[in-house]
C1' cells in the first nucleotide's frame, strides 16, 4: 500500500467481496507446564441453605445455666463458692445513608467541562475562644396476670443512666431596630459599633501528696466524652453556560402553563405549594424509538467511526407502585407503613418473606466459575484499649477465555536403510528425518529443606510533654516476646531418565503451498469470482508442501481498507443527481474611503483539565506479560494582559455595483374589442350524366330520389398561405392575417439624480403545454372511443369509409411532460475566425456603398484549458466567488402505508421485507440488419442439356435378422472409406478348438532319438493323437568327452485387441475459397482497448498497379517461378519417318540407303501493353498493326491468417481407460447381397436429328512376364485350340474406334422403339459359382409415349454427344472412378430480385456474435405477505 469481480477486449462510474487489527465471546478438532489478568453480555426471571453490620460493661439497671469444688441430708434434694458480674436480653450512644451489587428506568430532575451560591447545610476530624450550674418526673428490662396455633400483643407493679424534662447563665451566635465606613452586575453584601429579644450542657474512667468526709466520694491531675461559638478540611444541596443518539411519514406544544403580588414551605433560591391578578412561555419545541453518562476501550496516517466488560468518577435502582419517620446525612439493598403480584407457614382466625451482597440452585440460553480458607495484610464500623465484626478485602479452586513466558530435546549420523508416495522405470521424494553413536538435564515426577509478604500489639527500661508529682496518660527510642489464611506443584539441594509432553488449518485466483487415486453436474465445495457432466492442483482420500503452533480453524460483532456521506476528502450534459419557470420572506454572502470599538481572530501569562490508561525515561519480579516511580501529554474550558490587519458592529463619506431621469430604437411579449380574404363543409338554384371516392390492390361508403364535376347566391365555425429566415419577443409554458385601446419587459446614447438601495433564496405566493374535470355556450374541419371494409394464421393494429367526446369561447379546477441545452441563478476573468438580428460613433461617400470601432442578442467553427470518453470551449462542461436544489449499486418502486392537496382522474412527499453481482456511461474490434453505397461469382437473367415420373444398377435410411461388422450426416454424409465382400478379405453371427498364444524380445529350468518329419488314426476343418526315418553350427580338448547356440518342452516377464474416448492427441483431409484477403517492424495518434499503415480518388482477375496521404517499409497470400498444350529454331535419328536414288512385291519403308519432312525428346527462342492511335496526371482502358499465339493465350499443380471441439483412435502413430483359458487367436459354415417401403447418385430408354442392315473414313492415351498373346484351325457366339513375337516408338492387347458419311428398309405403332423379367442351352474364372459371379446363343418381351411441386450442371474446343484405355483384379456384379481423343453448339440486353462473397459506411441492449438477445402469460416446486369455512 492494495487485490478480485460487469466486457470479446478497453477506459470510467458503481456496488459486492477479500487480505489487517480487535473481543467479557461461542462452536469444532486438539491439548504439557507456569505467571499475570479475566469470567451471567440472555430472564432487573424465581430462589432452598449458610454467611454478608455490628460494637461499646470505661453511659445504665438487672443478671443466668451447664459443669466443678465444698457443706447438709439415707435419698430425693438443698445451701455455699467457683463458673461470672460471664452468656443471652433490655435502656442508652455511635454505626447501620459507608462498603458491596446491578444498569431496569432515565434523552435530562442525568452526565462531561467551566462558572455561581451576595440563596445554603455539614455528625465524626483539625484549630482557636468560652462553658459544663440547680433540680424533677418517667419508661423498658424485671415481676405478676391475661390473649394468641404462631408471629406477637394487652394490662398492673418496681427501677437506673451520657435516656427524658424544667429552671439558671449566657455571647464574638441568631433575629429585629439603628450609626459609621468599604464592596458589588441587581436583589444586596462585608467590617466596626449601640439597644432589645431568644437559645446550652453529662458524665465516665485512671492515678493521686496535702485538706474534707465513716464510706462512697469531694478535691487535684490526666484521658475520653459533653455544651455554645470562630475558622478550616473534606462532604453535600441548589443554580447557570456550553456539549450530549435516531426520527418531520411527529409541526405546532403548554392552564401551574409564563410572569407578578401576598402568604406558606425548605438548610437554601424558586409555581416548590396555595390565593388573587395579568396572558403569557417554548419551538427542532411537542410526540415516537433507542440508550445509564464520563475518564476511557477498539480501530484509523489522521480527521473520524464504533463501544462504555474488568479499574476509576458521577447517577439511578433494590420484588412492583406509593409514602413518610428517624437522623449531620435517607425518602433508606439485608429499617418502618400502605397497596399489589408471587412464594411459604397455619389450628383457616391469621401470619412470614424479598440474593440487581458472597457462594450456590432451577429456568431460559450458543454461553460465563468454588455452597473454599482467613481476617495474616490493606481498608472500614464500634471501643480508652485489649479486642470484636467485616463474602469489603486477601488468598485458593474451576475454565487455553485472553496476554506473556517455557518445554516437548542437543550434536554427530548416507549403504541417502526399510516403509510410504510419485515415476518418463533411469530415478525422485519423505530425508539427517529415522535407526545408530555421543551428550544435556529446562518443565513435569520422587526425596529433603525453606524466604519475602510482619508493620503493629504486649512486657520491661530510658527520654519528652501535661502536671504539685519520680502517679497516670500520650509520644519517641532500645531490649524481650507474640501474630501467616495463602505463599509451598514457588526457591534451593539431591535422585532418576530422552524418558511423560503436537496439533490445527490450508494448498484454482485473490493468497504462501502439487501430485496420484476415487467420484462423474452425482456426492459434494464455496468469502468473492466460481469448481464437479471420465484424465478435477477447486469434491473425498493419500503422499508431499505452506502457514501458525498449545493451539488452530469456524461463526458472530466493531473499525479499517471505503475518497462508498467526501470537515480533512466526492459529485449532478450522457454513468445516480439542476427544482417546469419566476417573484420574494427568513437566512447566507456582499463595492470603496476615513474614524471609533475590540465581539470574532491572534499572542503572552495564569487556573483547571482527578487518579488509572496511552507515550517517554528509569526501576522491581531470572525475561516478558504484569507492577512501581518520575516526566510528558490531556487538541478543551475559565480568568487576565496585550495586538487591531481582516470580519462583525457603530459613525461619517464616495460612485464604479444597483436604480431613477432625459433622448432615441426594434419586436408573432400580454389583455380586450373590432375587422378581412382564401379554403372547407352545409343549404338553395342553374348546367350536366353515370359514375364518384378510395387503395399496394380493393371493398365498405356516396350516386338515376341526379352524386362527383361546374356556375351563381347564402350560412357556419375554425385556422391565418406567401412574407418566414437555426430571424424576433417572452422567466418558462409559449407567441404568427389586419386595425384600435390598455399594458409589461428589453436595447442604445447621455451622465442630470439617489448613494450599496446588491446577489441568492429554505418555507411562501404566482405562472405553468397537452390531455382531463365542472357549468354554460359553440361545433365547419379534424378526430380518441365506437361501427363497418380490407390486410392477416389471427389483426381488438398499421390502410380505407364513417363517427362521438374533445379540439373553439366564457368562468373555475387540475399542476403534470423527453416542462430538454437531459446543462440552477448571479458576478468577474480567460486566443482567434466567420455568419446573422437590433442600435450608436468615426472614415470614405452626392446617393448607393465600402472600411473601422463599440454595446446587446442568436448560430457555426475552433486555441488553451477541462473531461472516462463523446464532446465543451467568452451563450463553458475553463478559472474563481456567492447562494439554492439534488445524488449515494440494480430490482422491488415515479410502489405500499400515513399525511397534505383535488369534484374526480390523480398529484406531492415517500419506505420496508425480499432478491441479484451486478445494473450502468463512453468508446473499440467484430458479427448482424426485411440499413445505405461501390463491386464481383453460371448467383440471377439469356440459353443448352438434365434430375424429380419408368426399369435397372449402386449408396443410404428404415425394417428384418443369430449376424445383416464399422465409420461418414445440410452445403462440406448418401457410385463416400471400398482402385473389385462367392472362401479369403472380415472387423459381424453360430458352432468347434488353442491359452506364453497367429506375431516380438528377455530370463530361469529341462531336453539326444532332440529339431525336422513321409505316413497313419480321429475330425467339417482347425485341432488332438500315433509314428518309420532323422539332423546342423560354434568353443575347449589328441581323443573320449564337456560346454554353448539354434530348435523344442515347462514356467515367468509379457504378447495380442478393427475394444472405448477424433471432446485427451500427432499426422492427413474436407469446407468457406483460388475468395483477396491476413498480419508484422519502426514511427505517429489515443489514458486505453485500439487506430493509422490496409482509408480516400482511380484501376485490376487480384491489398494488381498508380496518385494522394503520418506514415515508411516488410512478411504470408495474389501474380511469377514448375508441369502440360499451342508456333518456330537447334541437337539427335531407332524401334519412328520416306522427299530424291536404287532393289523388291498383287500390295505394304518390305529392303539398300537417307534423316529433308512428319514424329520423338532434350535445349533454346517467342508475348513485354513492346509498337501505333485515342482518352487519362499516372496506373491503365479502348481500338489497330504485326504475329502460331494479345492483354493472365488454354489447362494443371500450388490453398494466406483462420473458421466449423468439421472428418478420421478402422490406414498409421499415440496418452488415458478396459479385456487377459478372452473383447486375444485358429477353423467350418453363414452374414455384410436379407425387403412392405423412403431418399441420393447414375445407366438405359420412351424413339424418325431415330432403329436395323450393308458399305466407306479418321484418333489419342494407355497396359503387358504365374503377363499381353498374333497367324492358323474349330464354334452362330461366349470361347476353345494353337503357339510365332514381345520386358516392347520394334511384338501383343488392337480389331472394325464410335458417333460421322453413303446406300437401303422401317412410317409414328407400345412399334423393326425400349429392353426389364423369366425359361432353356452353353462358355469362362476359381478348391468351390445354392445362398452369391460374369459372359454367349435362342426364346420371352414388363414399365416407359419426355415426367407435379421442386431442383442440378455448363460461358468454348465448353455444354451436348460418341467411342477408346487404365487402376483394383483368379473372376466379376464397372452403368462407378481416373484418363484419352472424335464430332461439336446456343446464349450473356444486364445486375432489380434469389444465393454466396469483398471493401467503405451506419445502427445495435448481439460477442457460444440474429439459429443472437429478450418480454409477458402459463405449468411444477419453493419462499414471503394477504384472505379464508373451520379449529
Nucleotide at each position: 500500500a492494495g487485490g478480485g469481480u460487469u466486457u470479446g477486449a478497453u477506459c470510467c462510474u458503481g456496488g459486492c467481496u477479500c487480505a489487517g487489527a480487535g473481543c467479557g465471546a461461542a462452536c469444532g478438532c486438539u491439548g504439557g507446564c507456569g505467571g499475570c489478568g479475566u469470567g451471567g453480555a440472555u430472564g432487573a426471571g424465581g430462589c432452598a441453605u449458610g454467611c454478608a453490620a455490628g460494637u461499646c460493661g470505661a453511659a445504665c439497671g438487672a443478671g443466668a445455666a451447664a459443669g466443678c469444688g465444698g457443706g447438709g441430708g439415707u435419698a430425693a434434694c438443698u445451701c455455699c463458692g467457683c463458673g461470672a458480674g460471664u452468656a443471652a436480653a433490655g435502656u442508652g450512644g455511635c454505626g447501620a445513608a459507608a462498603g458491596g451489587g446491578u444498569c431496569a428506568g432515565u434523552a435530562a430532575u442525568g452526565c462531561a467541562u467551566g462558572g455561581g451560591u451576595a440563596a445554603u447545610c455539614u455528625g465524626c476530624c483539625c484549630u482557636c475562644c468560652g462553658g459544663a450550674c440547680u433540680g424533677g418526673g418517667a419508661c423498658a428490662a424485671c415481676u405478676c396476670g391475661c390473649c394468641g396455633a404462631a408471629a406477637g400483643g394487652c394490662g398492673g407493679g418496681c427501677u437506673a443512666a451520657u435516656a427524658c424534662c424544667a429552671g439558671a447563665u449566657g455571647a464574638c451566635g441568631u433575629c429585629a431596630u439603628u450609626g459609621a465606613g468599604g464592596g458589588g452586575c441587581a436583589u444586596c453584601u462585608c467590617u466596626c459599633g449601640a439597644u432589645g429579644a431568644c437559645c446550652a450542657a453529662a458524665g465516665u474512667u485512671a492515678g493521686g501528696g496535702a485538706c474534707c468526709g465513716c464510706a462512697a466520694g469531694g478535691c487535684c491531675u490526666g484521658a475520653c466524652a459533653c455544651c455554645g461559638g470562630u475558622g478550616g478540611a473534606g462532604g453535600a444541596g441548589c443554580u447557570c453556560a456550553u456539549g450530549u443518539c435516531c426520527u418531520a411519514u411527529c409541526a405546532g406544544c403548554u392552564a401551574g402553563u409564563u410572569g407578578g403580588u401576598g402568604a406558606g414551605g425548605u438548610a437554601a433560591c424558586g409555581g416548590c405549594c396555595c390565593a388573587c391578578c395579568a396572558a403569557g412561555g417554548c419551538u427542532u419545541a411537542c410526540g415516537g424509538g433507542u440508550a445509564g453518562c464520563c475518564g476511557g476501550a477498539c480501530u484509523g496516517a489522521g480527521a473520524g467511526g464504533u463501544c462504555g466488560a474488568u479499574c476509576g468518577g458521577c447517577g439511578a435502582c433494590a420484588c412492583u407502585g406509593g409514602g413518610a419517620c428517624u437522623g449531620u446525612g435517607a425518602c433508606a439493598c439485608u429499617g418502618c407503613c400502605c397497596a399489589g403480584a408471587c412464594u411459604c407457614c397455619u389450628a383457616c382466625g391469621g401470619g412470614a418473606g424479598g440474593c440487581u451482597g458472597c457462594a450456590g440452585u432451577c429456568g431460559a440460553g450458543a454461553a460465563u466459575c468454588u455452597u473454599u480458607a482467613g481476617c495474616a495484610a490493606u481498608g472500614g464500623g464500634c471501643g480508652a484499649a485489649a479486642g470484636c465484626c467485616u463474602g469489603a478485602c486477601u488468598a485458593u479452586g474451576c475454565g487455553a477465555c485472553g496476554c506473556c513466558g517455557c518445554g516437548u530435546g542437543u550434536g554427530g549420523g548416507a549403504u541417502g536403510a526399510a516403509g510410504g508416495c510419485c515415476c518418463u522405470c533411469g530415478g525422485g521424494u519423505u530425508g539427517u528425518a529415522a535407526a545408530c553413536c555421543a551428550c544435556u538435564g529446562u518443565c513435569a515426577g520422587g526425596g529433603g529443606u525453606u524466604a519475602a509478604g510482619a508493620a503493629a500489639g504486649g512486657g520491661c527500661c530510658g527520654g519528652u510533654g501535661c502536671g504539685a508529682a519520680u502517679a497516670u496518660c500520650a509520644c519517641c527510642g532500645g531490649c524481650c516476646u507474640u501474630u501467616g489464611a495463602c505463599g509451598a506443584a514457588g526457591g534451593c539441594c539431591c535422585c532418576a531418565g530422552a524418558g511423560g509432553a503436537a496439533g490445527c488449518c490450508a494448498c484454482g485466483g485473490c493468497u504462501a503451498a502439487c501430485u496420484c487415486c476415487g467420484u462423474g453436474c452425482c456426492a459434494g465445495c464455496a468469502g468473492c469470482c466460481g469448481c464437479g457432466g471420465u484424465a478435477a492442483u477447486a469434491c473425498g482420500g493419500a503422499g508431499g508442501u505452506g502457514g501458525c503452533g498449545a493451539g488452530c480453524g469456524u461463526u458472530g460483532c466493531u473499525c479499517g481498507g471505503a475518497c462508498u456521506u467526501a470537515c480533512u476528502g466526492g459529485g449532478c450534459a450522457u454513468a445516480a443527481a439542476g427544482g417546469g419557470c419566476g417573484c420574494g420572506u427568513a437566512g447566507g454572502c456582499g463595492g470603496u474611503u476615513c474614524g471609533a470599538c475590540c465581539a470574532g481572530u491572534c499572542a503572552g501569562g495564569u487556573g483547571u483539565g482527578a487518579a488509572a490508561u496511552c507515550c517517554c525515561u528509569c526501576g522491581g519480579c531470572u525475561c516478558a506479560a504484569c507492577c512501581g516511580a518520575g516526566g510528558a501529554a490531556u487538541g478543551g474550558c475559565g480568568c487576565u494582559u496585550g495586538a487591531u490587519a481582516c470580519u462583525a458592529u457603530c459613525g461619517a463619506g464616495c460612485u464604479g455595483g444597483a436604480g431613477u431621469g432625459c433622448a432615441g430604437g426594434a419586436a408573432g411579449g400580454g389583455a380586450g374589442a373590432a375587422u378581412g380574404g382564401a379554403a372547407u363543409u352545409c343549404c338553395c338554384g342553374g348546367u350536366g350524366u353515370a359514375g364518384c371516392g378510395g387503395u399496394g390492390a380493393a371493398a365498405u361508403g356516396c350516386g338515376u330520389a341526379g352524386a362527383u364535376a361546374u356556375c351563381g347566391g347564402g350560412a357556419a365555425g375554425a385556422a391565418c398561405g406567401c412574407c418566414g429566415g437555426c430571424g424576433g419577443c417572452g422567466a418558462a409554458a409559449g407567441c404568427g392575417g389586419u386595425u384600435c385601446u390598455c399594458u409589461g419587459g428589453c436595447c442604445u446614447g447621455u451622465a442630470a439624480c439617489u448613494g450599496a438601495c446588491g446577489c441568492u433564496g429554505a418555507g411562501g405566493c404566482g405562472c405553468g403545454a397537452a390531455a382531463g374535470c365542472u357549468a354554460g355556450g359553440g361545433g365547419a374541419g379534424c378526430a380518441a372511443a365506437c361501427a363497418g371494409g380490407a390486410u392477416u394464421a389471427g389483426a381488438u393494429a398499421c390502410c380505407c369509409u364513417g363517427g362521438u367526446a374533445g379540439u373553439c369561447c366564457u368562468a373555475g379546477c387540475c399542476g403534470u411532460a423527453a416542462a430538454c441545452g437531459a446543462u440552477g441563478u448571479g458576478c468577474a476573468c480567460u486566443a482567434a475566425g466567420u455568419a446573422u438580428g437590433g442600435g450608436c460613433c468615426c472614415c470614405u461617400c452626392c446617393c448607393a456603398u465600402g472600411g473601422g470601432g463599440u454595446c446587446c442578442g442568436u448560430g457555426c467553427c475552433g486555441a488553451a484549458g477541462g473531461a472516462a470518453a463523446u464532446c465543451u470551449a467568452u451563450u463553458a462542461a475553463g478559472u474563481g466567488c456567492a447562494c439554492c436544489g439534488c445524488c449515494u449499486g440494480g430490482g422491488g418502486a415515479c410502489u405500499a402505508u400515513g399525511a397534505c392537496c383535488g369534484c374526480a382522474a390523480g398529484g406531492u412527499u415517500a419506505a420496508a421485507a425480499c432478491u441479484c453481482a451486478a445494473a450502468g456511461g463512453a468508446a473499440u474490434u467484430g458479427a448482424c440488419g426485411g440499413g445505405g453505397g461501390c463491386u464481383c461469382g453460371c448467383a440471377c437473367a439469356a440459353g443448352c442439356g438434365g434430375u424429380g415420373g419408368a426399369g435397372u444398377a449402386u449408396g443410404u435410411g428404415g425394417c428384418u435378422u443369430a449376424a445383416u461388422u464399422c465409420g461418414a450426416a445440410g452445403c462440406a454424409a448418401c457410385g463416400c472409406g471400398a482402385a473389385g465382400a462367392a472362401c479369403c478379405u472380415u472387423a459381424c453371427c453360430a458352432g468347434g478348438g488353442c491359452u506364453u498364444g497367429a506375431c516380438a524380445u528377455g530370463c530361469u529350468g529341462g531336453u539326444a532319438g532332440u529339431a525336422g518329419g513321409a505316413g497313419c488314426c480321429u475330425g467339417a476343418a482347425a485341432g488332438g493323437g500315433c509314428a518309420a526315418c532323422g539332423a546342423u553350427u560354434c568353443c575347449c580338448g589328441c581323443a573320449a568327452g564337456g560346454g554353448a547356440a539354434a530348435g523344442c518342452c515347462a514356467g515367468c516377464a509379457c504378447a495380442g485387441g478393427u475394444g472405448u474416448u477424433g471432446c485427451a492427441u500427432g499426422g492427413c483431409u474436407g469446407u468457406c475459397g483460388u475468395c483477396a484477403g491476413c498480419u508484422c517492424g519502426u514511427g505517429u495518434c489515443g489514458u486505453g482497448a485500439g487506430a493509422u499503415g490496409u482509408u480516400g480518388g482511380g484501376u485490376u482477375a487480384a491489398g494488381u498497379c498508380c496518385c494522394c496521404u503520418a506514415a515508411c517499409g516488410a512478411g504470408c497470400g495474389a501474380a511469377a517461378c514448375c508441369c502440360u498444350u499451342g508456333c518456330c529454331g537447334u541437337u539427335a535419328g531407332u524401334u519412328g519417318c520416306c522427299a530424291a536414288c536404287g532393289c523388291g512385291u498383287c500390295a505394304u519403308g518390305g529392303c539398300g540407303g537417307g534423316c529433308a519432312c512428319u514424329c520423338u525428346a532434350g535445349c533454346a527462342g517467342g508475348a513485354c501493353u513492346g509498337c501505333c492511335g485515342u482518352u487519362g496526371u499516372a496506373a491503365a482502358a479502348c481500338g489497330g498493326a504485326g504475329g502460331a499465339a494479345g492483354g493472365u493465350g488454354g489447362g494443371g499443380a500450388c490453398g494466406a491468417c483462420g473458421u466449423c471441439a468439421a472428418g478420421u483412435c478402422a490406414u498409421c502413430a499415440u496418452g488415458g481407460c478396459c479385456c487377459u483359458u478372452a473383447u486375444g487367436u485358429c477353423c467350418u459354415g453363414g452374414g455384410c447381397u436379407g425387403c412392405a417401403c423412403a431418399c441420393g447418385u447414375a445407366c438405359u430408354a420412351c424413339a424418325a436429328u431415330g432403329g436395323c442392315c450393308a458399305g466407306u473414313a479418321u484418333a489419342g492415351a494407355g497396359g503387358g512376364a504365374u503377363g499381353c498373346a498374333a497367324a492358323g484351325c474349330c464354334g452362330c457366339g461366349a470361347g476353345g485350340u494353337g503357339a510365332a513375337g514381345c520386358a516392347a516408338a520394334u511384338c501383343c492387347c488392337a480389331a472394325a474406334a464410335a458417333a460421322a458419311c453413303u446406300g437401303g428398309c422401317c412410317c409414328c405403332a407400345g412399334u423393326u422403339c425400349a429392353g426389364a423379367u423369366c425359361g432353356c442351352a452353353g462358355g469362362c474364372u476359381g478348391c468351390a459359382a445354392u445362398u452369391c459371379g460374369u459372359c454367349u446363343g435362342c426364346g420371352u418381351g414388363a414399365a416407359g409415349u419426355c415426367g407435379g411441386a421442386a431442383u442440378c450442371g455448363c460461358u468454348a474446343g465448353u455444354a451436348a454427344u460418341c467411342g477408346c484405355g487404365g487402376a483394383u483384379c483368379a473372376g466379376c456384379u464397372a452403368c462407378g472412378c481416373c484418363g484419352c481423343g472424335g464430332u461439336g453448339a446456343a446464349u450473356a440486353u444486364g445486375u432489380u430480385c434469389c444465393c454466396g462473397a469483398g471493401c467503405c459506411u451506419u445502427g445495435u441492449a448481439c460477442a457460444c456474435a440474429c439459429c443472437g438477445c429478450c418480454c409477458g402469460u402459463c405449468a411444477a416446486g419453493c419462499c414471503a405477505c394477504g384472505a379464508a369455512a373451520g379449529c